The RNA shown here (transfer RNA) has 73 nucleotides and comes from an uncultured Candidatus Woesearchaeota archaeon. The coordinates come from a structure-prediction model, not an experiment, and the mean pLDDT is 80.
């Protein structure tokens, strides 16, 4: 410089065009347990890299841009 693959909550990940208000898990806050911690129960918050199109509808298609990894030169 080319090609390829991935970017969803602090982390790790489910999602495959309409189905729920984008789920779990984790970790955090807060309530109950408990003499105290742990544990466990119950409960709040907390995310779709960016931009632009296609659609009646887009986290998902499609196009560019960034990040990261991986190939070949």
């Nucleotide at each position: 410089g080319c090609c390829c693959a991935a970017g969803u909550a602090g982390u790790c990940u489910a999602g495959c065009g309409g189905u729920c208000u984008a789920g779990g898990a984790u970790a955090g806050g807060g309530c109950c347990c408990u003499g105290u911690c742990a544990c466990g129960g119950c409960u709040c918050a907390g995310a779709c890299c960016c931009g632009u199109g296609u659609u009646c509808g887009a986290a998902u298609c499609a196009c560019g841009g960034c990040u990261u990894g991986g190939g070949c030169g």
It matches the Rfam family "tRNA". It is annotated as a transfer RNA.